[in-house]
RNA sequence: CACUAAGCUACAGGAGAGACCCCGAAGAGGGGCGCCGAAGGGGCAAGUCCCGAUGAGAUCGGGGCGAAACUCUCAGGCAAAAGGACUGUAACUUAAGA
Numbered sequence: 001c002a003c004u005a006a007g008c009u010a011c012a013g014g015a016g017a018g019a020c021c022c023c024g025a026a027g028a029g030g031g032g033c034g035c036c037g038a039a040g041g042g043g044c045a046a047g048u049c050c051c052g053a054u055g056a057g058a059u060c061g062g063g064g065c066g067a068a069a070c071u072c073u074c075a076g077g078c079a080a081a082a083g084g085a086c087u088g089u090a091a092c093u094u095a096a097g098a
Stems, first nucleotide, its partner, number of pairs: 004095004009090005018033001020032004034078003040074001041072003047065007
């Protein structure tokens, strides 16, 4: 240096769900009903650790850690635009290794 991993930037691809009703000049925004899950956020399994009941083990009870594209729908979204998990390419940064 290459390879690997992570971060960041740029480019390309990128789903779902009412162009719903009312106010507002359209939109933004506000109110109402109905929906979506792929910004973000929350929740849980196996497993494992601790404590107690016990001399030990098993077992039982309680608590901690613990994943997701699963789940919740707080946030966000439901024409276009914007955003968008994730994927690919490239540069840079860091780590490990050599």

Notes
A computed fold for a 98-nucleotide RNA from a Thermodesulfobacteriota bacterium, annotated as Glycine riboswitch aptamer. Model confidence (mean pLDDT): 84 of 100. Its Rfam family is "Glycine riboswitch aptamer". Rfam describes the family as follows. This family represents the bacterial glycine riboswitch. It was read from a public genome assembly, where an Rfam model found it.